[in-house]
RNA sequence: CCGCCCGUAGCACAGCCGGAUAAUGCGCCGGAUUCCGAUUCCGGAGAUCGGGGGUUCGAAUCCCUUCGGGCGGG
Numbered sequence: 001c002c003g004c005c006c007g008u009a010g011c012a013c014a015g016c017c018g019g020a021u022a023a024u025g026c027g028c029c030g031g032a033u034u035c036c037g038a039u040u041c042c043g044g045a046g047a048u049c050g051g052g053g054g055u056u057c058g059a060a061u062c063c064c065u066u067c068g069g070g071c072g073g074g
Stems, first nucleotide, its partner, number of pairs: 001073007010026003019057001028044005050066005
């Protein structure tokens, strides 16, 4: 310098041939249970999707650019 992949709640990830409520597990908060705690069960909060711009009626999803990480090539 070139190419490919990844970046979504505190953590791990799904969704990525565009359709409008962003799913799940762990963790966190509240409740039930218990003498207390753990376990178990019930409920709840939390991500506008790395940043910016564009296309579109509509973007996590497509395009451009940029930042961070990984792999390969020169």